[in-house]
């Protein structure tokens, strides 16, 4: 933006506009007639003159209009031209002429066949029908001449040929007839408009369509046409057409225009105009000016319909309408009043052109659904933090207008012309008739139409929807779903708090409409002419030679194609723009101007290009002196080495790997010594050296042979550059044939190694690998960078010339040209980079590219012996696919560093029994929770009942437990019965307080709000916790750097335990971390001195700080002090810091503990407390009783105690700490073998208990055993503690004495007062399951070379196809299912086409003795004419063939895609074999 078309909605008018699909069928009506002034007639009316109607013969239209777009890629369209190659009814202009005859026929009439359509026969009849004949302005043939501007023209002249039709008015005449008007008629010139033909230029895809033509190309001659022309035909020639794209196929009517867009374009032809084709399908003439004829003819074909079956009829792409297909497109209306066209002398007539109504919101374009006031911001909807927002001045309410609609009523223009009448003037005429024209007045004619419009009336009354609200894009909240329903243009939304999904309230857009969907342009510089690209993102061909084309150095004249300018003609109207005008405005229409960027012709100009031409020497080439090469090609040849033969010495191994093994060796391998065979390939020289287009080339001579450089002179005189097709080379593989074959080596064979191992690795080993001759034509053929020219800062190496300097000559050195490398500056570039050997800044050719996959695949075609190359698509599917860099996280990547991380050492786990948790199984439960280090002696510092959350039973329901409001009652606490396991349930007794009252307070009680939940979501959340990890990190301001993610401080040298510290450095500073501040502990000073503590003085005791008393000692517990690498020395950059020493109670953070950066595990916790959201509510709440949490074939975790002589057991003797104690802790004495009683002093504790610590030493017995080790299970019998020890307690005796003899793979702890060992002690707690946790003292070791390796960790660095970040990604074959595609035996359809056959209608030719009226002829006959016949040409039709394109198919092939199939583990890090 639309000719829309679908969902919702819908007042009104105006001006458009509507069958885009089946060019599929078609029922009904209309859609071309008309003239009596051309002509006989027939029927009416009328006395009649006349006059009306009609069938028919003529005439004239009927080829216009109207409709559609099937064909058609050129016999069309548009532009501009030619027609000296034609035509033209009607219409106008010249000029002339219209004379005189003839013979039929239609109608009719009479018959006759047929169902019908129709058709015959026979009689007789008119014409502006139709025939001859005279004339001949003239026209046409021929012939002659003459002009001219091109064989066709023009003009003179001879000759020959060729015309006609009346009809109606007037007037004069008695007729004949005469005069005149006008509308005819002829034969010609010319015009206008109209057409035919013919050139040239212009718009579509496709090369996977390269070749195509026999009437083809052209000539002569003929014949056809209104005309040229292979338009036909016959002879001649052999040509014409194509890569600037023919022929073939696919698609489509073209144009002025439209829609978009800045434009340049891109798409598009519906309405309107212009042209072109077309009418059921094919063929074909006829009439006629004009037709191969939409509503004419003839014929084949198909369909439809009548039929008496013998024959007929039809054609809506004319206007309505009607089926059918279809997402989808009107009324079987009214008029000819107007425009316009046909006939007519007019009048009319006739017109489905058209005018106008109807129908569709289909578009535009105008208008209304009301205006103004109106806050208690009204009720009621939502939302709510419960305050209050919002809807919202919106509503009601009160004044008001009245457009549309509705009713009433009056009312323009659309009408002009024509005709009638009647007057008047002109023109014609003999003519005041006619007739024609001109003027005046009168009459006539509206389908729209109940017009437009204006006025009157009532009365806010009758008129608002729809999409959307995550971004984009303007507009948010509530509720319901719960990756479900569903939404969606991209991107994405939904898995219990959804602004995104459905509803509501809000709110936003737009508005008689909004949305959706299709299309088509823009944005899209995404095909790039204006305006893109190609080193790594899609793109340089493998290289070179060269055709065609493209593109070209300096200079002269010339010319005028390209080019510029001016004029001329033309580019239709309508549309666009503009400027006016007219409908109330507008849309619409009207006028006028511009404009139409185009073509064309004639004229000018000469700069640039081009052409034609003169010249040059710098491009470019040649010749000459020199230089240089692993340039190519043949031949010849030489030496090491490898293998093999032989021979000799020699003897048991060789070989080979990560380790092996298959292999070879006693028939002598390996090693070695000699001699000889063969074949490949040439060590060092050697060099990011050289040489070739590239592929490519390496021993050494010889021949032949390209080339490139440098230098200096001489010729050539633009010979250049590129370069589609084309043609040549072209690495490894691979074919043919024929040699050769040491050595290496796919396939193959053998051993390994694997879960396998059709692989890496080992031992063999044939194709090949060399030659000659061909084929093959590809590679990461790369510098992933085409060729060629010019310009544009530099440094530093190299190879090969050539000057200068030296001058004798070598080197150095300067210059200079040619290759070739590195660095790096402008510049470029997404960035990496790149930079004179450009990726920079120009030019000239060429090639490619246009999301990822499919796919370089299918098919076609070319090429090749084959593999295979070359061209080279679409379906379908996907929203990416890819570059470069950055941050990080990762590597069976590298470096540097730490840690009990490994080493080194000690002790243990892992096996036994116990104990305890966890899994897993039972179970009415076995309550939940934690699950890798970082779950499992964890929550739980303590489950008999309670805890308790679980089970079964049994109860209550405003509840066991707060709070408030109502209404009622005064208790409530106590005490009792009665039932029951208990809880409860039922009753009895007793029984309110302040206050005068009002009233309050308390307590029960109904009722309602409510309580309550260890129900759910730790993935909604606070809080706290674990783990990287007490690891040395993580940021941050500025400021620089980069296009930007981000760097950079933080990287580098050194040091540390430490991002600690120094020192460097586009950084400068900071902040959290880290140290240090704190706390306990090691020495010491001062102070203090009871309950501690006694050195010294007294006292006292069998003894004992027991007592006086002291503050000295230990010790308490306060305040200091003390350790800073502070001091020496070495090392080290003099710096940081390190080592060594001295001192010192302690030395390099002394030790030990609190302290835990930025984060990281959706780590854990709703069941510890809080806490959103959901969810039970006579039960998921709470009360009881009684089970369970304690089960138990098994696994697993974490202790205990053992296995014993370093030791057990009995006896004696000795030294701690730090704890705790009032419902406690208990002493001393009795009692008990004990466990414990019994009783109770002392102690709220430096004072009294707890409490006689053990290991230790001392001495005794045991004497290596399942024991005098070890204690498990059991019985008996008791204690204690609780209401209650039965599931289920701990303790003691006595008895009983099991496994166990030091632990397999694995595995765990510790670096000094540590391991290791010994016992003490606290918390919970009636009681204990404690062997467990938390803490205290005793007694006390071994070891560390040192960072190769496991493991975690820091910090550079690389590399990456991870990013949820290696537990990452990610391939491929098989199973499954869909879904497109390719291949096939064949089947089929459509279209082209070749040959024949047949061959209708029908022009032409032919033939005509059927037959014939007009002319000639008295006639006979001719002359014409023409049914039939017969040929040629053909349409449809039929054999056979062949081609293109499609549709189908058993079966096949491979691609696609598809949350968790299966095998494996190729890629991506060194991806584990690069």
């Nucleotide at each position: 933006a639309c000719g829309a078309a679908c969902g919702c909605u819908g007042g009104c008018g105006g001006c458009g506009u509507g069958g885009a699909u089946c060019a599929g069928g078609c029922a009904u009506g209309c859609a071309u007639g008309u003239c009596g002034a051309a002509c006989g007639g027939u029927u009416c009316c009328g006395c009649a003159a006349g006059g009306a109607a009609c069938a028919g013969u003529g005439g004239c239209a009927a080829a216009c209009g109207g409709a559609u777009g099937a064909g058609u890629a050129a016999u069309a369209c548009a532009u501009a031209g030619a027609u000296a190659a034609c035509c033209u009814a009607c219409c106008c202009c010249u000029a002339a002429c219209u004379u005189g005859g003839g013979g039929a026929u239609a109608g009719c009439a009479u018959u006759g066949u047929g169902a019908a359509a129709a058709c015959g026969a026979u009689g007789g009849u008119a014409a502006u029908a139709c025939c001859g004949a005279a004339u001949g302005u003239g026209a046409u043939g021929c012939g002659u001449c003459g002009g001219u501007g091109c064989u066709u023209c023009c003009g003179a002249u001879g000759u020959a040929u060729c015309a006609a039709a009346g009809g109606u008015g007037g007037c004069c005449g008695a007729a004949a007839g005469g005069c005149u008007g006008c509308c005819g008629g002829u034969a010609a010139g010319g015009g206008a408009g109209g057409g035919g033909u013919c050139u040239a230029u212009g718009g579509c895809c496709u090369a996977u369509u390269a070749g195509c033509u026999a009437g083809u190309u052209g000539g002569u001659a003929g014949g056809g046409u209104a005309a040229u022309g292979g338009c036909c035909u016959a002879c001649c020639a052999a040509g014409g057409c194509a890569a600037a794209g023919a022929u073939g196929g696919g698609u489509a009517c073209c144009c002025g225009g439209g829609c978009u867009g800045a434009g340049a374009g891109g798409c598009u032809g519906g309405u309107c105009g212009g042209g072109c084709a077309u009418a059921u399908u094919g063929g074909g003439a006829c009439u006629g000016a004009g037709a191969a004829a939409c509503u004419g003819c003839c014929c084949a074909g198909a369909c439809u319909c009548c039929u008496a079956c013998g024959g007929g009829a039809g054609g809506c792409u004319g206007c309505a309408g009607u089926c059918g297909a279809g997402g989808a497109u009107c009324u079987u209306u009214c008029g000819c009043a107007a425009u316009g066209g046909g006939g007519g002398a007019a009048a009319c007539c006739c017109u489905g052109a058209c005018g106008a109504c109807g129908c569709g919101a289909c578009g535009c374009c105008g208008u209304g659904u009301g205006g103004a006031c109106g806050a208690u911001g009204a009720a009621g909807g939502c939302c709510u933090u419960c305050g209050g927002g919002u809807u919202g001045u919106a509503a009601a309410g009160u004044c008001c207008u009245g457009u549309c609609a509705c009713u009433g009523g009056g009312g323009a223009g659309g009408a002009a012309a024509g005709g009638u009448a009647u007057c008047g003037g002109u023109a014609u005429u003999a003519a005041u008739a006619c007739c024609a024209u001109c003027g005046a007045u009168a009459c006539u004619a509206g389908a729209c139409a109940u017009u437009a419009c204006c006025c009157g009336g009532a009365g806010a009354g009758g008129a608002a929807g729809u999409a959307c609200c995550g971004g984009c894009u303007a507009a948010c909240u509530c509720c319901g779903u719960g990756c479900c329903a569903g939404c969606a243009g991209c991107c994405g939304c939904g898995g219990u708090a959804a602004u995104a999904c459905g509803g509501a309230g809000g709110g936003u857009g737009c508005a008689a409409g909004c949305g959706u969907u299709g299309u088509u342009c823009g944005g899209a510089a995404u095909c790039a002419c204006u305006g893109g690209g190609c080193g790594u993102a899609a793109a340089g061909g493998g290289u070179g030679c060269g055709u065609a084309g493209g593109c070209g150095g300096a200079u002269u004249g010339u010319u005028a194609a390209g080019u510029g300018a001016a004029a001329u003609g033309u580019g239709a109207a309508g549309g666009c723009c503009u400027g006016a005008g007219g409908c109330u405005c507008a849309a619409c229409c009207u006028c006028a101007g511009a404009a139409c960027u185009g073509c064309a012709u004639u004229u000018c100009a000469a700069a640039c290009u081009g052409g034609c031409u003169u010249u040059c020497u710098c491009g470019a080439g040649u010749a000459u002196a020199g230089a240089a090469g692993a340039g190519g090609u043949a031949a010849g040849u030489g030496g090491a080495a490898u293998u093999c033969u032989c021979a000799g010495u020699g003897u048991a191994g060789c070989g080979g790997u990560g380790a092996a093994a298959u292999g070879c060796g006693u028939a002598g391998a390996u090693a070695u010594u000699g001699a000889g065979a063969g074949g490949a390939a040439c060590a060092c020289c050697a060099g990011c050296g050289g040489u070739g287009a590239a592929a490519a080339c390496g021993g050494c001579u010889u021949a032949c042979u390209a080339u490139u450089u440098u230098g200096u002179u001489a010729c050539u005189g633009a010979c250049g550059c590129u370069g589609a097709g084309g043609c040549a080379c072209g690495a490894a593989g691979g074919c043919u044939a024929g040699g050769g074959g040491a050595g290496c080596a796919a396939a193959c064979a053998g051993g390994a190694u694997u879960a396998g191992a059709u692989a890496c690795c080992c031992u063999g080993g044939u194709a090949g690998u060399c030659c000659u001759a061909g084929c093959a034509g590809u590679a990461a053929a790369c510098g992933a960078u085409g060729u060629c020219a010019a310009c544009u800062u530099g440094g530093u190496g190299u190879g090969g010339g050539g000057a200068a300097u030296u001058u004798c000559g070598a080197c150095c050195u300067u210059c200079u040209c040619c290759g070739u490398g590195c660095c790096g500056g402008a510049g470029c570039u997404a960035a990496c980079g790149u930079g004179u050997u450009a990726a920079g800044u120009u030019g000239a050719c060429c090639g490619c590219c246009u999301g990822g996959g499919g796919a370089g695949u299918a098919c076609g075609g070319c090429c090749g012996c084959a593999a295979g190359g070359c061209u080279a698509a679409a379906a379908c599917u996907c929203a990416a696919a890819g570059a470069a860099a950055u941050u990080g996280a990762c590597g069976g990547g590298g470096g540097c560093c730490c840690g009990c991380a490994c080493a080194a050492g000690c002790g243990g786990u892992g096996g036994a029994g116990c104990a305890u948790g966890u899994g897993g199984u039972u179970u009415a439960a076995u309550u939940c929770g934690a699950c890798g280090c970082a779950a499992c002696g964890c929550g739980a510092a303590g489950a008999a009942c309670c805890u308790u959350a679980c089970c079964a039973g049994g109860g209550c329901u405003u509840g066991a437990c707060a709070u408030g409001u109502a209404g009622g009652u005064g208790a409530c606490c106590g005490a009792g019965u009665a039932u029951g396991a208990a809880a409860g349930u039922a009753c009895u007794c007793u029984u309110c307080c302040c206050g005068c009252a009002a009233g309050g307070g308390c307590a029960c009680u109904u009722a309602c709000a409510c309580a309550g939940g260890u129900g759910u979501u730790g993935c909604a959340u606070g809080g706290c916790u674990g783990u990287c990890g007490u690891c040395a990190g993580c940021u941050c301001g500025u400021g620089u750097c980069g296009u930007g993610a981000g760097a950079u401080g933080u990287u580098g040298g050194g040091u540390u335990a430490a991002g600690u510290c120094c020192c460097g450095c586009a950084a400068c500073g900071a902040g959290c971390g880290c140290a240090a501040c704190c706390c306990c502990u090691g020495u010491u000073u001062c102070c203090a001195g009871u309950u501690a503590c006694c050195a010294g003085c007294g006292g006292g005791u069998c003894a004992u700080g027991c007592c006086g008393g002291g503050g000295a000692c230990u010790c308490u517990g306060g305040a200091g002090a003390g350790a800073c690498u502070g001091c020496c020395g070495g090392u080290g950059a003099u710096a940081a810091a390190u080592c060594g020493g001295a001192g010192g109670a302690a030395g390099g953070u002394g030790g030990g503990g609190a302290u835990g950066a930025c984060g990281u595990c959706a780590a854990g916790u709703c069941a510890g407390u809080a806490u959103g959201g959901c969810c039970c509510u006579u039960a998921u709440g709470u009360c009881c009783u009684g089970g369970g949490c304690u089960a138990c074939a098994c696994a697993c975790g974490u202790g205990c105690u053992a296995c014993a002589a370093u030791g057990a057991u009995c006896g004696g003797u000795a030294c701690a700490g730090a704890g705790g104690g009032a419902u406690g802790c208990a002493a001393g004495a009795c009692c008990g073998c004990g466990a414990g009683g019994u009783g109770g002093a002392g102690c709220a504790a430096a004072u009294c208990c707890u409490g006689g610590a053990a290991a230790a030493c001392c001495g005794g017995u045991c004497c290596c055993a399942g024991u005098u080790c070890a204690g498990a299970u059991u019985g008996c019998a008791g204690u204690c503690u609780g209401c209650a020890a039965c599931u289920c307690g701990a303790c003691u005796g006595c008895a009983u004495g099991a496994a166990g003899u030091u632990g397999g793979a694995a595995u765990c702890g510790c670096u000094a007062g540590u391991a290791a060992u010994g016992g003490c002690g606290g918390a919970u707690c009636a009681g204990c399951u404690a062997c467990g946790c938390c803490g205290c003292c005793g007694u006390g070791a071994a070891u560390a070379c040192g960072u190769u390796c496991c493991c975690g960790g820091g910090c550079c660095u690389u590399g990456u196809a991870c990013a949820c970040a290696c537990c990452g990604c990610c391939c491929g074959u098989c199973a499954c299912a869909u879904c497109a595609u390719g291949a096939a035996a064949g089947a089929u359809g459509a279209u082209c086409u070749u040959a024949c056959c047949c061959g209708a209608a029908g022009u032409c030719g032919u033939u005509a003795u059927a037959c014939c009226a007009a002319c000639c002829g008295u006639a006979a006959g001719g002359a014409g004419g023409a049914a039939g016949g017969c040929g040629c040409c053909u349409a449809a039709g039929g054999u056979a063939g062949g081609g293109u394109c499609g549709u189908u198919a058993a079966u096949u092939g491979g691609g696609a895609u598809g949350a968790u199939g299966u095998c494996g583990g190729a890629a991506c890090a060194a991806g584990g074999c690069a």
Source information:
Small-subunit ribosomal RNA from a metagenome, 1474 nucleotides, folded computationally. The RNAcentral record of the sequence draws on SILVA. The coordinates come from a structure-prediction model, not an experiment, and the mean pLDDT is 85.